The RNA shown here (FMN riboswitch aptamer (RFN element)) has 120 nucleotides and comes from a soil metagenome. Model confidence (mean pLDDT): 85 of 100.

C1' cells in the first nucleotide's frame, strides 16, 4: 500500500407494514477435524481518563474529534464416520446493536464514501 458484511422469493390483513401475520432468505475476522451458536477478537451502545478544536450567559456549562482504559457483549442439541469434528454427512432447533419509518426491521433507510477484527 491493496483488500476487509451478507440477507423477506412469493403471499395475507390493513388507509399504511419488505416492520405485523404465513413463508423466504443471511451469517465478519482468529484459533481449532471446515464453527453465525466452542474459545478468543471486531462493531454497536454507555462510560473514565487524557490531549486538542469550537460555541457560550467565561463562574463554569456544553457540543465535537484523536489516543488510551473500562463496563456491555446473542443463540445447540441428538445421531453417524474417524485418531480427532458442539466444525463434516443426517436430522430437529436456536440467535442477531443504535437511530429512523405512515404500523412494531437480523433482512428496508441512516450513522458508515466511516471504522474495526485481520488478510496479502
Nucleotide at each position: 500500500u491493496u483488500c476487509g458484511g451478507g440477507g423477506c422469493a412469493g403471499g395475507g390483513u390493513g388507509a399504511a407494514a419488505u416492520u405485523c401475520c404465513c413463508g423466504g432468505c443471511c451469517g465478519g475476522c482468529g484459533g481449532u477435524a471446515u464453527a453465525g451458536c466452542c474459545c478468543g477478537c471486531g462493531a454497536c451502545u454507555c462510560u473514565c481518563g487524557u490531549c486538542g478544536g469550537g460555541a457560550c450567559u467565561c463562574g463554569g456549562u456544553u457540543c465535537u474529534g484523536g489516543c488510551g482504559g473500562g463496563a456491555c457483549u446473542g443463540a445447540u442439541c441428538c445421531g453417524g464416520u474417524g485418531a480427532a469434528a458442539u466444525u463434516c454427512c443426517g436430522g430437529a432447533g436456536c440467535c442477531g446493536a443504535c437511530a429512523g419509518u405512515g404500523a412494531a426491521a437480523g433482512c428496508c433507510u441512516g450513522g458508515a464514501u466511516g471504522g474495526a477484527a485481520g488478510a496479502a
The model forms 100% of the base pairs in the Rfam consensus.